A computed fold for a 374-nucleotide RNA from Mariprofundus sp., annotated as Bacterial RNase P class A.
Its Rfam family is "Bacterial RNase P class A". By type it is a ribozyme.
The source organism's lineage runs through Bacteria, Pseudomonadati, Mariprofundales, Mariprofundaceae and Mariprofundus.
RNAcentral holds the sequence, with entries from ENA.
Its mean pLDDT, the model's own confidence on a scale to 100, is 77.
Parts: sequence; C1' cells; structure tokens
RNA sequence: GGAGUGGCCCGGGUAGUCGCGUCAGAUUUCGAUCUGCCGAGGAAAGUCCGGGCUGCAAUAGGACAAGACGCCGGCUAACGGCCGGUAGGGGUGACCCUGGGAAAGUGCCACAGAAAAUAACCGCCAGCCGCUUUUUCGGAAGUCGCUUGGUAAGGGUGAAACGGUGCGGUAAGAGCGCACCGCCCGGAUUGGUAACAGUUUGGGGCUAGGUAAACCCCAUCUGCAGCAAGGCCAAAUAGGGAAGCGCCAAGCGUGGUCCACGUUUGCUUUCGGGUAGGCUGCUCGAGCCUGUCAGCAAUGGCAGGCCUAGAUGAAUGACUAUCUCUCCCGCCUGCGUGGGGGAACAGAACCCGGCUUACAGGGCCACUCCGUAU
Repeated sequence: GGAGUGGCCCGGGUAGUCGCGUCAGAUUUCGAUCUGCCGAGGAAAGUCCGGGCUGCAAUAGGACAAGACGCCGGCUAACGGCCGGUAGGGGUGACCCUGGGAAAGUGCCACAGAAAAUAACCGCCAGCCGCUUUUUCGGAAGUCGCUUGGUAAGGGUGAAACGGUGCGGUAAGAGCGCACCGCCCGGAUUGGUAACAGUUUGGGGCUAGGUAAACCCCAUCUGCAGCAAGGCCAAAUAGGGAAGCGCCAAGCGUGGUCCACGUUUGCUUUCGGGUAGGCUGCUCGAGCCUGUCAGCAAUGGCAGGCCUAGAUGAAUGACUAUCUCUCCCGCCUGCGUGGGGGAACAGAACCCGGCUUACAGGGCCACUCCGUAU
C1' cells in the first nucleotide's frame, strides 16, 4: 500500500424567528393569554419469542390434544436470547455456519440415468440353440446372432450409485479370503462438572445412501385472553323497582245504575343497572450514568449521582443564516475560489428483556492474509 474478518459508536452541529403538547406558576371577560421546565428511536417497525401487570372463583396438580424448543455447561425474572466449551463442515487465515434420533416404523428423493435402495443399460463370463469356418466326423473355433443365468471389476448419469488400495482367488467377478487404511457396536481406563477427547481391548466383513423446516419417536416447556386488560365517577333520553300524590281526564274490573273503591296510563321523589362522556391504569423502572470488586465471558454485587415523553382525530415541527460531509458545473498550473443540488431508514401509544428486518453517510478499536522497503 492492497484485500478482508470481528466488534462498537454517531447518524447532523450552532444561532435567530414562528409554531405544537404535558406539567408548574401567574392573569382572566372563564373563551383564553403569558412565563418557565421537559418533549421520539437505534431500530419507536415486524408483533416473532420471553416476562411484568390485569381479568377469568383458584391458576396448584393429573390426562389428552395442539404448538414450540433440541450437543454440554453457565447467565438471566424468563426465553426460542446471550456467554463459554465441544463435535462436524467451509475458509490460506482472522473467522464463519450447523447441532437429539435415519442399523423403531411409514413416506419421499426433481432433472439426468438401466437403476434412487435389498440396482444389470452397455460391458465381462458361462450355458442351450442357430449360423459360419474347419475337421482325423468324436469334435474344435468365432470382434456372429438369440436366449437363460452369473457378475457391482470397467463405462456412462447424477447432489448422491451400496467402503478404499494391493495381493490371492474365480468362468468372469465380488470382503469371497487376507494385509494395511477407514467404518460401526461394546468393555476397561485417563483427563474433564458435562458434551467430548486420548489410550487400550474385544466383537462385526461392514445393505449402517440421503431426507425429521416429511409423518413420526424421545426429552423439555407452554392454562386462556389481553391496557380496546381492569378499576372508579356518571348526564340527557328510553325502560325497570320502590314510596308518595291525585280522581281532573280516559280505559278496565266490582255493580242493575250513579257515587265510591281498586287498577293501568299520569305527576313528584328516590333506588340500582347501563350508554355518551370523564378520571384512573400511565410511567420510578428486572431504570440510566460513573467508579470499583468477582468472573475468561455473558452477568452479578457494592458505592455515589440522576429523573429522562406520556399525547388520545393523537404534540415532539417549519423557515432563515452559517458550519460539517458529499455530488455536479465554471475559473485556475496548482493551493484555492464562485454558483447550484443532496444528507438515510423511519416516528412512541401499558412497560421491560431479546430476535428479525430497514438504514444515505461517517468514525473508532482489535485481528488476518498478500505485496514492498528497512
């Protein structure tokens, strides 16, 4: 100097003018006005996991179903998250990716290929029959045909083809036999909490191909609903209960009729439910910052300091100037200078811990490989 790996941070600054929201204070003609403090994010997003909180009498246990997770240990309120380790795979390397079970069962394996699981298309070998050649007439031979078998050496296809190399063996072959390498199963022992690793020993010639983000099996976890949860106050209208008033009016009943009485409608008071509406839940919390201690780390303990949005048709903004970064054009040998443009993704809605996804541009730290110079 070039190429890369892992992690972290910022993601516009300053000044002025105008504007918006909560809260506090003051004024008020109760409409509002003024002053002051504070006022979005690393993802506030997706709503994918885990918790707090609330209700379901209780959410404690058992069974079934469904869903999720899956090497081992640790962290945590908890987790599917994080940290450390381990095994396999990838990379020259920093480093990255993956993780129960496929010798319990069932299913599936595109295209190509004969065949994708207990494989004969070509090939190789043997036999029957035929054909041809030859013949000492018994037979023998073949770059031949057909057919029946054997064969996983060789070819070709594929992501993947039924352990590898060599020797023996065979009609040809083949773990068919043997040697070495590899693989599987089990025992002992050493190290480790464990996963696992090392050593050693015994067994198996080894049909234990792949796929579980196919069903499934094993182990573990999960009750359901969600702040539109839930709690409180509560108008008008309509309807319900109770008490009182009244017989003016109407209906019905008692009665032969009137009066009268009862009852319904009526009026007044009151009770409870419930709607609109309002208040609450609501932001001090597994909180943030700094230091220190324990730990490889995730994380935890201790001490000090801080209060940092709570809106609800939903505030958190706009403009101007200047600076920063960057792009384009003009002038200039150049330093530079003038003009114009751009600066992302996105926006709280009960609150936390994670994951995932989006993101213009910029900065920092550690490490790796290559080249060059000393």